[in-house]
């Protein structure tokens, strides 16, 4: 130089004008507000809402236990955790590295499609062996010349050995060799695997391992299930406080109000009551029917609740420097900072210049250098943080691998 592997940093800068939200002083103004100054105003993920906390209302005497939900190697961090750091084991890559729901398949259940004989407890199509019968074919004896008889050899039945080869599958009861054996086979022997395993390392996952075992024990728990450990339930439209106008509601005061009932009061005689029914008004475009609706009317007082409005709501497991402890992750300490809070929701626009990318063109000593022209992502706070995920034009920075090549 290329190729690539980890990690971290930035996500335009400056400058003028005109605007939006918030805080603070001032001044002004009964007050509502208005003015001037000053100093703040989106991210690395604000996002998805997927874990874990804080806060805030419910609900709970306390504990077990069973049901549902979640986690699952080990040790560490942390307020917690599914995060995240160091380890272990397993898998991939030449390496730097990187991936992984990673407790338990002798507590018990239940899958193992398809193909194949046969898929979990054994099994035998093809083949290879031995037996056995029929046929056929070759040699040989034999004899009454058609057979018998002995030996081999082929084809098929049948009855047994077998797990070497073949075929199937993700998987098929160890691999290679040598010996063995009709054939074969841990069926014997050697090395490879593989189990158990005194004993040593190591906090521990776990490694190492004398020696023993022909070798059994298949794989599936993101299938039910076993153990272990953890788990109130809703969420800022959480939750507090302030309260209108109209509508109802209770109290209460005046006026108007035909009948009848029932109702309180009273021995009655009455009296007192908008309670109920008629009857009257009014309304359903106008008149009759008929129906259906709706009814005291004007204050004054309280008391839920709406609209609105105020708090929650910005000093917080908080930035930023440094020192110490730890392999880190995080921790202690110490010194500085005060840094967005809207609610239809502010954090913009426009304009110059400088950087930075592509483009075309001119020009050259070929390295540059001018001149025009584009374009610059993903995306926007809403109660607040710790993580994880996703999405992103490009720029940079450091430590690391491998390869060619020079020196």
């Nucleotide at each position: 130089u290329c190729a690539g592997a980890c990690g971290g940093u930035c996500g335009g800068g400056c400058g003028g004008c005109c605007g939006c939200c918030g805080g603070u002083g001032c001044c002004u103004g009964c007050a509502a507000g208005g003015g001037c100054a000053u100093g703040g105003g989106a991210g690395g993920a604000a996002a998805g809402u997927c874990c874990g906390g804080g806060c805030u209302c419910c609900a709970c005497g306390g504990g077990a236990a069973c049901a549902c939900g979640g986690u699952g190697c080990c040790g560490g961090g942390u307020a917690a955790c599914a995060c995240c750091c160091g380890g272990c084991g397993g898998g991939g890559g030449c390496g730097a590295c990187c991936c992984c729901a990673g407790g338990g398949a002798c507590a018990g259940u239940g899958c193992c499609a398809c193909a194949g004989a046969a898929a979990g407890c054994a099994a035998a199509c093809c083949g290879c062996c031995c037996a056995u019968g029929c046929c056929c074919c070759c040699g040989g004896a034999u004899c009454u010349c058609g057979g018998u008889c002995c030996g081999g050899g082929g084809c098929c039945u049948u009855g047994g050995g077998u797990a070497a080869g073949g075929g199937u599958g993700a998987a098929a009861g160890g691999g290679u060799g040598c010996g063995g054996u009709a054939a074969g086979a841990g069926c014997g022997c050697a090395c490879c695997g593989c189990g158990a395993g005194a004993c040593c390392g190591g906090u521990a996952a776990c490694g190492g391992g004398a020696u023993c075992g022909g070798c059994a024990c298949g794989g599936u728990a993101a299938a039910c299930c076993c153990c272990a450990c953890c788990g109130g339930g809703a969420g800022c439209a959480a939750g507090a406080c302030c309260g209108a106008a109209u509508a109802g509601g209770g109290a209460u005061g005046a006026c108007c109000g035909g009948c009848u009932g029932a109702c309180u009061c009273g021995c009655a005689a009455g009296a007192g009551g908008g309670c109920a029914g008629c009857g009257g008004a009014c309304g359903c475009g106008u008149u009759c029917c008929c129906g259906c609706g709706u009814c005291g009317u004007c204050g004054u007082c309280c008391g839920g609740g709406u609209a609105g409005g105020u708090c929650g709501c910005g000093c917080g497991a908080g930035g930023c420097g440094g020192u110490c402890g730890g392999c880190a992750a995080c921790g202690a300490c110490c010194g500085u900072c005060c840094c967005a809070g809207a609610u239809g929701a502010a954090u913009g626009g426009c304009c110059g210049u400088c950087g930075c990318c592509c483009c075309g063109g001119a020009u050259c000593u070929c390295g540059g250098u001018c001149c025009g022209g584009g374009g610059g992502a993903c995306a926007g706070a809403a109660c607040c943080c710790g993580g994880c995920u996703u999405a992103c034009a490009g720029a940079c920075c450091g430590u690391c691998u491998g390869a060619a090549c020079c020196u």
This is a predicted structure of a 407-nucleotide RNA (Bacterial RNase P class A) from Thalassobaculum sp. OXR-137. Taxonomically the source falls in Thalassobaculum (Bacteria, Pseudomonadati, Alphaproteobacteria, Thalassobaculaceae). The model forms 96% of the base pairs in the Rfam consensus. Rfam family: Bacterial RNase P class A. Gene Ontology terms of the family: tRNA processing, dimeric ribonuclease P complex and ribonuclease P activity. Rfam's curators write: Ribonuclease P (RNase P) is a ubiquitous endoribonuclease, found in archaea, bacteria and eukarya as well as chloroplasts and mitochondria. Rfam classes the family as a ribozyme.